[in-house]
Model confidence (mean pLDDT): 78 of 100. FMN riboswitch aptamer (RFN element), 140 nucleotides, folded computationally. Rfam family: FMN riboswitch aptamer (RFN element). Rfam describes the family as follows. The RFN element is a highly conserved domain that is found frequently in the 5'-untranslated regions of prokaryotic mRNAs that encode for flavin mononucleotide (FMN) biosynthesis and transport proteins. This element is a metabolite-dependent riboswitch that directly binds FMN in the absence of proteins. Gene Ontology term of the family: FMN binding.

RNA sequence: AGAUAUUUUCAGGGGUUGGUGAAAUUCCACAUCGGCGGUAUAGUCCGCUAACAUCUUAUGAUGCCGAACAGGUGAAAUUCCUGUACCGACGGUGAUUUGUAUCUUUUUGAUAUGAUUAGUCCGGAUGAGAGAAAAUAGGU
Numbered sequence: 001a002g003a004u005a006u007u008u009u010c011a012g013g014g015g016u017u018g019g020u021g022a023a024a025u026u027c028c029a030c031a032u033c034g035g036c037g038g039u040a041u042a043g044u045c046c047g048c049u050a051a052c053a054u055c056u057u058a059u060g061a062u063g064c065c066g067a068a069c070a071g072g073u074g075a076a077a078u079u080c081c082u083g084u085a086c087c088g089a090c091g092g093u094g095a096u097u098u099g100u101a102u103c104u105u106u107u108u109g110a111u112a113u114g115a116u117u118a119g120u121c122c123g124g125a126u127g128a129g130a131g132a133a134a135a136u137a138g139g140u
Base pairs, nucleotide, nucleotide: 001140004137005136006135007134008133009132010131015030017029018028019027031120032119033088034087035048036047037046038045043086044085052063053062054061055060068084069083070082071081072080090123091122092121097115098114099113100112101111102110103109
């Protein structure tokens, strides 16, 4: 110094903004956030994790899983710089939007019921984990 084994620690961020209103941190406007490995430094490339579904005694397997372009610099960048965009699991909440039924009616409205609007709120989660670091062991 590299490979191996064991153990320990670490390992996801973000609105107490404005507007409307009886009611929204969900609507509208604006603001704001960006896990791990690879690669010229990446939310948008490649691969992976978490979540969800099915199967499985378990380990785990399979499925599902969002989004970027243009210009510039350079040997090299979809990663840097400039500009303009875009995306965000599951459950809950629910003033968007909407289906159906019934009643009323000129229009329309009311009632019941179903679907449906959150990256930033609440919850599973003081969890798990891609992985990162350190220590120890023995051996080359």